The RNA shown here (SAM riboswitch aptamer (S box leader)) has 98 nucleotides.
RNA sequence: UUCUUAUCCAGAGUGGUGUAAGGGAACAGGCCCAUUGACACCCAGCAACCUAGUUUACCAAGGUGCUAAAUCCUGCGGUGCAUACCGAAAGAUAAGGU
Numbered sequence: 001u002u003c004u005u006a007u008c009c010a011g012a013g014u015g016g017u018g019u020a021a022g023g024g025a026a027c028a029g030g031c032c033c034a035u036u037g038a039c040a041c042c043c044a045g046c047a048a049c050c051u052a053g054u055u056u057a058c059c060a061a062g063g064u065g066c067u068a069a070a071u072c073c074u075g076c077g078g079u080g081c082a083u084a085c086c087g088a089a090a091g092a093u094a095a096g097g098u
Stems, first nucleotide, its partner, number of pairs: 002097007013043001015042003022033003027075004044067003049063003053058002071090001076087004
């Protein structure tokens, strides 16, 4: 890089830093967050995919991951008068393969 499988409406901060102004993956349309400091980083926390341990369901030491909003919503297809519902695609994360 690419492929396979699983998951994606649960959970987690009134903390600190800074020559900080944009951010919510990309494009489009919405809607939000943000100088009352967002985003990022650090710390702290959550979770339990893999490893370890105990042992068959716990643990939370290690490897990741995550900590506004369903993956923030819509985009393609199906059902429906419609609110809406189901699925796909794309994406994210983990484990394994290449």